A computed fold for a 466-nucleotide part of an RNA from an uncultured bacterium, annotated as small-subunit ribosomal RNA, 3' major domain. Model confidence (mean pLDDT): 82 of 100. The full RNA is in RNAcentral, with records from ENA, Greengenes and SILVA.
Context: one part of a larger RNA
């Protein structure tokens, strides 16, 4: 000088306690581990793996398996040499790569280009080492800390500063003071989000004046709204207490009040943490293979554990019928309005719209009936059975409809999880990937809209002194 203590003092945080809802019990969905398997690629493993790499494994993806080939090789380039082709198109053998055979078959400014073929030089490798590495990432942490320059103590390794009394969300400020300064972080600067003014009014909007089925059309810029530039909040004012920072007020004013809310933004540095399978790179290894290709399979087996969700188990309900209001996104190999068919999924047609224009579009709500407590009109699994999409193909293994079945489940044991306000609950919509989905995942985006915090004694983590 650190770390550590079931030492000791102060703080702090959904840590705990108050509360509200979940998991642990059920089917399923999906990751895992185990077992199988010819393979079930590969990696991620306490907190900080386990809806995780995968923001889409039917084939391709794909790295694995069988089973056929290929050997300068699937791409690129240089060098030399031939050739006029190669591609297509028919057709022959096969699983199919790929071999044969047929048919067609350059351009030219005459210097050459451009293809292919042989050859030669470079190849390839998701093989192995994240305990050799760069990059990049998680945690501790959005925690309030980590450091330096001079002086100054001390042999020295250090120490001071940075401790101390206050005070913050903050090593945030303030007083003090052998320390004075200062960097890296805290704050702020950036974004949306709330008010509110100028500028602009189309495709958006509709007070008035005219028009309609209708902001539809004239017409208007007032308002809503879009999208640019400002102002706006600073403990400024007011009282109280304080040297002083600052605290405390259902104080004033204000759309917002003491950081207004939310995101970016993550300090020296910890775990030889995580990735050699995104890249890239050092060494090792493989070269008729550990490289390439293709056809089929697997990666979706299944006695069983365990993680994360959906769905319930029902009257705050289910189920018929009528009626309403969003954001924020997407669209041309697209989203379709509207028309007609079908019970549905969809299918024929037909327009608009490269979209503030046109299109995809709520749900819970609210009013009306039924069910009346029951394994039920609850629940929706599994299973026959017809189809319907998309795709060369839906067997292994696709989503969706419609009849039909109609399991398990009557609130879940030890345990244990989230969450402090537009949040939890709890309704739905959007979009990426993507021909199609195994999305119930993930990211977002509006509707409705709550309870509850006495206090830090204890549990977890942490931050200063000691």
């Nucleotide at each position: 000088u650190g770390a550590c203590g079931g030492g000791g003092g102060c703080c702090c945080g959904c840590a705990c306690a108050a509360g509200c809802g979940g998991u642990g019990g059920a089917g399923c969905a999906u990751g895992u581990g185990g077992u199988u398997u010819a393979a079930u690629u590969c990696g991620a493993u306490g907190a900080u793996a386990c809806g995780c790499g995968a923001g889409g494994a039917a084939c391709c993806u794909u790295a694995c398996c069988a089973a056929g080939a290929c050997u300068u090789a699937a791409a690129u380039g240089g060098g030399a040499a031939a050739u006029g082709a190669c591609a297509g198109g028919u057709u022959u053998a096969g699983a199919a790569a790929u071999a044969g055979a047929u048919c067609c078959u350059u351009c030219u400014u005459c210097g050459g280009a451009c293809a292919u073929u042989u050859u030669u030089c470079a190849a390839g490798g998701u093989g192995c080492u994240g305990c050799a590495u760069g990059g990049u990432u998680g945690u501790c942490g959005u925690c309030a800390g980590c450091u330096c320059g001079u002086g100054c103590c001390g042999u020295g390794a250090g120490g001071u500063g940075u401790u101390a009394g206050g005070u913050u969300a903050a090593g945030u400020c303030c007083u003090g003071c052998a320390a004075c300064g200062a960097g890296c972080g805290c704050a702020a600067c950036c974004c949306c989000u709330g008010u509110c003014a100028c500028u602009a009014g189309u495709u958006g909007c509709u007070a008035a004046c005219a028009u309609u089925c209708a902001g539809u059309u004239g017409a208007g810029g007032a308002c809503u709204c879009u999208a640019g530039u400002g102002a706006g909040a600073c403990u400024g004012c007011c009282u109280a207490c304080g040297c002083a920072a600052g605290u405390a007020g259902a104080g004033a004013g204000g759309a917002a009040g003491g950081u207004g809310g939310g995101g970016a933004u993550g300090a020296c540095g910890u775990c030889a943490a995580a990735u050699c399978a995104u890249c890239a790179c050092g060494g090792c290894c493989c070269u008729u293979a550990c490289g390439u290709c293709u056809u089929g399979g697997g990666c979706c087996a299944c006695a069983c554990a365990c993680g994360u969700g959906c769905u319930a188990c029902a009257a705050u309900g289910g189920c018929c019928g009528g009626u309403a209001c969003a954001g924020a996104g997407g669209g041309c190999a697209g989203c379709u309005a509207c028309c007609a068919g079908g019970u549905g999924a969809c299918u024929g047609g037909a327009u608009g719209c490269g979209a503030a224009u046109c299109u995809c579009g709520a749900a819970a709500g609210c009013c009306g009936g039924u069910c009346u407590c029951a394994g039920u009109u609850c629940g929706g699994a599994u299973u026959g059975g017809a189809g319907u999409c998309u795709g060369c193909a839906a067997c292994u293994c696709g989503a969706c409809u419609c009849c039909a079945u109609g399991a398990a489940g009557c609130u879940g044991g030890a345990a244990u999880c989230g969450c402090u306000a537009g949040u939890a609950a709890u309704c739905g919509c959007g979009c990426a990937u993507c021909a199609g989905c195994c999305a119930u995942g993930g990211c977002g985006c509006g509707g409705u809209g709550a309870a509850u915090a006495c206090g830090u004694u204890c549990c977890c983590g942490g931050g200063c002194c000691u």